[in-house]
A computed fold for a 1506-nucleotide RNA from a Lewinellaceae bacterium, annotated as small-subunit ribosomal RNA.
RNAcentral holds the sequence, with entries from SILVA.
Its Rfam family is "Bacterial small subunit ribosomal RNA".
Model confidence (mean pLDDT): 84 of 100.
RNA sequence: AGAGUUUGAUCCUGGCUCAGGAUGAACGCUAGCGGGAGGCUUAAUACAUGCAAGUCGAGCGAGAAGGUCCCUUCGGGGGCCGGACAGCGGCGCACGGGUGAGUAACGCGUACGCAAUCUACCCCAUACAGAGGAAUAGCCCUGGGAAACUGGGAUUAAUACCUCAUAGUCUGUACCCACCGCAUGGUGUGGUAUAGUAAAGCUCCGGCGGUAUGGGAUGAGCGUGCGUAGUAUUAGCUAGAUGGUGAGGUAACGGCUCACCAUGGCGAUGAUACUUAGGGGGCGUGAGAGCGUGGUCCCCCACACGGGUACUGAGACACGGACCCGACUCCUACGGGAGGCAGCAGUAAGGAAUAUUGGGCAAUGGACGCAAGUCUGACCCAGCCAUCCCGCGUGCAGGAUGACGGCGCUUCGCGUUGUAAACUGCUUUUGUACCAGAUGAAACACUUCCAUUCAUGGAGGCUUGACGUUAUGGUAAGAAUAAGCACCGGCUAACUCCGUGCCAGCAGCCGCGGUAAUACGGAGGGUGCAAGCGUUAUCCGGAAUCACUGGGUUUAAAGGGUGCGUAGGCGGGCCAAUAAGUCAGAGGUGAAAGCCCACAGCUUAACUGUGGAACUGCCUUUGAUACUGUUGGUCUUGAAUUAGGUUGAGGUUAGCGGAAUGUGGCAUGUAGCGGUGAAAUGCUUAGAUAUGCCAUAGAACACCGAUUGCGAAGGCAGCUAACUGGCCCUUGAUUGACGCUGAGGCACGAAAGCGUGGGGAGCGAACAGGAUUAGAUACCCUGGUAGUCCACGCCCUAAACGAUGUUUACUCGAUAUUCGCCGCCUAGCGGUGAGUGUCUAAGGGAAACCGAUAAGUAAACCACCUGGGGAGUACGUUCGCAAGAAUGAAACUCAAAGGAAUUGACGGGGGUCCGCACAAGCGGUGGAGCAUGUGGUUUAAUUCGAUGAUACGCGAGGAACCUUACCUGGGCUCGAAUGGUAGCGGACCGCUUCUGAAAGGGAGUUUUCCUUCGGGACUGCUAUCAAGGUGCUGCAUGGCUGUCGUCAGCUCGUGCCGUGAGGUGUUGGGUUAAGUCCCGCAACGAGCGCAACCCCUAUACUUAGUUGCCAGCACGUAAUGGUGGGGACUCUAGGUAGACUGCCCGUGUAAGCGGAGAGGAAGGUGGGGACGACGUCAAGUCAUCAUGGCCUUUAUGCCCAGGGCUACACACGUGCUACAAUGGUGCAUACAGAGGGCAGCGACCGUGCGAACGGAAGCGAAUCUCAGAAAGUGCAUCUCAGUUCGGAUCGGAGUCUGGAACUCGACUCCGUGAAGGUGGAAUCGCUAGUAAUCGCGCAUCAGCCAUGGCGCGGUGAAUACGUUCCCGGACCUUGUACACACCGCCCGUCAAACCAUGGGAGCCGGGGGUGCCUGAAGACGGUGGCUUUAACAGGAGCUGUCUAGGGUAAAAUCGGUAACUGGGGUUAAGUCGUAACAAGGUAGCCGUACCGGAAGGUGCGGCUGG
Repeated sequence: AGAGUUUGAUCCUGGCUCAGGAUGAACGCUAGCGGGAGGCUUAAUACAUGCAAGUCGAGCGAGAAGGUCCCUUCGGGGGCCGGACAGCGGCGCACGGGUGAGUAACGCGUACGCAAUCUACCCCAUACAGAGGAAUAGCCCUGGGAAACUGGGAUUAAUACCUCAUAGUCUGUACCCACCGCAUGGUGUGGUAUAGUAAAGCUCCGGCGGUAUGGGAUGAGCGUGCGUAGUAUUAGCUAGAUGGUGAGGUAACGGCUCACCAUGGCGAUGAUACUUAGGGGGCGUGAGAGCGUGGUCCCCCACACGGGUACUGAGACACGGACCCGACUCCUACGGGAGGCAGCAGUAAGGAAUAUUGGGCAAUGGACGCAAGUCUGACCCAGCCAUCCCGCGUGCAGGAUGACGGCGCUUCGCGUUGUAAACUGCUUUUGUACCAGAUGAAACACUUCCAUUCAUGGAGGCUUGACGUUAUGGUAAGAAUAAGCACCGGCUAACUCCGUGCCAGCAGCCGCGGUAAUACGGAGGGUGCAAGCGUUAUCCGGAAUCACUGGGUUUAAAGGGUGCGUAGGCGGGCCAAUAAGUCAGAGGUGAAAGCCCACAGCUUAACUGUGGAACUGCCUUUGAUACUGUUGGUCUUGAAUUAGGUUGAGGUUAGCGGAAUGUGGCAUGUAGCGGUGAAAUGCUUAGAUAUGCCAUAGAACACCGAUUGCGAAGGCAGCUAACUGGCCCUUGAUUGACGCUGAGGCACGAAAGCGUGGGGAGCGAACAGGAUUAGAUACCCUGGUAGUCCACGCCCUAAACGAUGUUUACUCGAUAUUCGCCGCCUAGCGGUGAGUGUCUAAGGGAAACCGAUAAGUAAACCACCUGGGGAGUACGUUCGCAAGAAUGAAACUCAAAGGAAUUGACGGGGGUCCGCACAAGCGGUGGAGCAUGUGGUUUAAUUCGAUGAUACGCGAGGAACCUUACCUGGGCUCGAAUGGUAGCGGACCGCUUCUGAAAGGGAGUUUUCCUUCGGGACUGCUAUCAAGGUGCUGCAUGGCUGUCGUCAGCUCGUGCCGUGAGGUGUUGGGUUAAGUCCCGCAACGAGCGCAACCCCUAUACUUAGUUGCCAGCACGUAAUGGUGGGGACUCUAGGUAGACUGCCCGUGUAAGCGGAGAGGAAGGUGGGGACGACGUCAAGUCAUCAUGGCCUUUAUGCCCAGGGCUACACACGUGCUACAAUGGUGCAUACAGAGGGCAGCGACCGUGCGAACGGAAGCGAAUCUCAGAAAGUGCAUCUCAGUUCGGAUCGGAGUCUGGAACUCGACUCCGUGAAGGUGGAAUCGCUAGUAAUCGCGCAUCAGCCAUGGCGCGGUGAAUACGUUCCCGGACCUUGUACACACCGCCCGUCAAACCAUGGGAGCCGGGGGUGCCUGAAGACGGUGGCUUUAACAGGAGCUGUCUAGGGUAAAAUCGGUAACUGGGGUUAAGUCGUAACAAGGUAGCCGUACCGGAAGGUGCGGCUGG
């Protein structure tokens, strides 16, 4: 110090989350020791038991037990010592200890004040202590009661009580003087007069006490300034209330209380009410400012079962005192009594949770006492608890066959655990045993000595330890007694295997898990911390995410709709005064502890001690005077007024005008009008529409008109008048800061809407009808009511927008325009003001953009924001006639929601351009029959795969067996194949035979070679190691392939631009088949693609001529290159040439284009092929092959027989053959190319109608052969018909292949002769040697279901105006809420589940207040039997006032709950629609009104965020 998370990516805004620190903690796992600290945060709930406040005999009387002495009637009595239990009296009990309920307060903190006060014990000073008296407890006697307790009588003491005396000081009253102060006033060891009040003794003779006064110290009381929590959805509160006079009361001021008088007092700078809370020093965190907190320790306050009250006292309204009421508990003899752990322990309960019914007064402190001493759960110690902090240890060194084991892997082995272990040596903290053993203790008292101011002080001696078998030290043996927890996807240090398979589970956020999970569980390994480690909770931090330090508001959340203006805030120049703010010096205070620094003490540290610093504050005082304030004076530039002059849809009222529209009348006139995408509803022969004239009504004002003007905003438009507001300009004068902003407040405020009364032409929510549609509560059409208009009164909201508050100042320019003024060289130009726009420098901004009309630079004031949803909702309140407006939450829920820009994709957006894409044509498919593939169905099986385009005559270029992967059945298990090892056996092979469907099984027969004699070769069997699998995963993969697409694209380097994603280049202007080329350009170059290079083909030349060819020559035949020969030609197959817009003309800057141009066999890539960029579709294939992982092993492997893949109601794709005359049939006849051939092609001959068969020559082929090409041509026939078309189907007879044609082959012949007469919606191919049509060949193959596929040649067209439209594609641009990318996204109702919440007849409960009734103790009064006189005193009882509490009544308020009800949120696959995002298919949105299942629709006005 930051990081993760919104996106395909980016920047920003913004929330959520994490890493750090902390805790009086708790929980889980684990645990060796010591030191220091801490330990009921909950029930201020209830408490058994013990202890926690007593002490003094030197205040008083009395005096038990016991001891001793004397007497004795032997019962006892007396003296002395002794001093218990009590009593009177004194002091203490108001401290110490606990708790935080209450309290929002002078309670606390801080600083002052008391001239308005008190203070026991302590200290100092002065003075004093005389005389007398009456009681009373105890004790004794005697009662009541269960007890607690209590009544009566007699007698008695005091440092208890009373009276008198004394009174300088003291107190009260009246007056005078001096000095002083702070207003009342204070002080005086000034004075006068008058009145009043004191005392106590004890003694060891040292002393300890007593009284009065003054002072000190300590403590307390009271007052004041400032500070000290939330809610305004709490805005008004107050009757002793505010003040006065008088009185009472108090230690003291005071409405503290009372009587009377006045009517005040507090409050937006937050009164009152409600909720919450002890406050501070401090503590945690933080860089700080802050934020959070107030446990331990210290200070203050409050409380002591709940509440009230006083008494005593120096001090209390009193924790371990009293009285009363209440609740609760206990005792009881039922009549009455007792009690208060928020003291220390402890118990129960509550709770996630917090300790011993311990030791000691040795130390420190306290009470009492002269003292010894007693008391002290304060305190000092110990016990329990890893609760926290600190320290120590669990060993150290050597040790590599890198052991065993574990784990992993690319597995003959290697890596890792790991120098880790074993083993060797060393050490001994800690623990164990034994021995020694502190500091804390100095005193008091006593005693000795010294000094002395005679009070006392100093020195020495003696005594005292709970902790403590302690700390600590020493000795001994011995590595001996001692390691866990969390984590390992990113953030965040740390990785592999197995298991699991969206399951189980994890998770702080993002997110993991659906068969290869570093994210779940286990293991190995690793990382972090360590006697702890994690988790949970809470606080601060990070969070500048409430921003004082230190944020924002055009579009992200956020500027009020606009103005006027109150309080408040802020405010021009100069002079003077003052000194409040401000600054400086000094003084006081800011407790201690804590924090920080230094030093010191425990072996160190934690901890502790000493000192310092600090305590940023408050108060007092002295000074300074720049700035701010205040006061006084002055100025003119801010502001305003006045004079002159313009300007404009500024406002209000009245009048007037024409056009249009509707309506009415009259007239002309006749069949339609109107309306739409097309229609219909509607109007019209009762005369519409149209046209003319007249009349009338209401509303709005064409042209001018604009990118214009005016107004604070809303808003304002015909003309004229009246009234009226404002801006601006010019130049003088006047006032003299009069200013700016503006919480509340007031006024204005489009449209819609509301009330009353008018008005009503057009338009037009609702409504009705017609269309559209799946529906159409809409869009379109025809009507049409409120309304729109006027007057008056309400409403008060809009995308009320520049989404930009008002004011002031400053900061380069350009240009247009409105209204003034000035000048000039006057159609205009220049200058200067006030406006209105556009562009732009700097600057700003996340960017878009803003840019003198700022979103720049500054200042002043106001308003507003703090994640999305819930929600501008609920409740409450205010306003309103209502509609509703204003104010305005929470629970719950999500990890985002957003802004701007980028790249894509998409659009029922735009532009440009391609393609058999459309169009123009030709021929098909879709109808029929058949073939073939697929779906479906069926089946034991119908094996598997391919499924829009890009599956479906596809894998398959050959399913009767085989193939074959499927089914049924029969068999085998190292297995059907190959290799290795070990053992046993021997040939194996072959042959025969039995069984069987075969495979297989059984039996028989036959018997080898080499040898170093060990054995080996070969082979069978057994065991074993490697098998095998067309089993799964094409979503783990390689390879191969399809498609976009032979489309023209896809990128890179450097530079430049941008914060960045990214852009530029690649866009633009032309051109091309092409990102092809040219030009331009912040780009310059390059790569993969395009093109070319390769093959075939078209022309020519050349070379070479066998099996090809044959012109000329020769031979030969019935005939044939048959033969000799020949290379001319064809042809074959090598080479070469040729085409490049090269030439010409036109055009153009160029590239290029045009020209029926020339030339040429070929002309503008000549035709065809091979060739497929970056990538897309998790496209296809694990069944071609290869391959990771998983599964299987007497089976999912292997062998065999039979069956199936050929099934058949049906549906689809691809084809063949047809429907006929451009044809069929018959006869005759012409011309190819490219291929194949030895288990082959097979001439030729013979037989058969034929398929074919029987012979058989030639040919491994330019030689022989398949091989007859067909359409064509010629002749003949058929004559429009289900036919001489068509050939399905069926019957019969055959041929061939094959082991075998039943399921299930092809072919031949004879017979049969179905559908079909050109095919609905729709749809396919093709642009030239193409379509169409005709035949031929080949692969596979025994044969063949081939009409398929791949090739070959023959004949050989038509059409293209053109690019509007359909489909696909390319480029540019635009919008976007899409990015899984429109097969996208997404809205609302309804249905279901869950959750929180509002209303709700009511019901239940809490706190507070008010009225009335009652009212204990007590206080203050009245009266006062009585006590008595020693007393002027006391006082039962009765009674008045106030009062805790109780009762009662009505109301307000808060909470819980509730039938029912409202919306909201959430939830993989529900229903209905399609509202929004693209022009989202009717642009969207805002306000309002009405309507509708729902999104929503429509009207009116507004906005651009079209």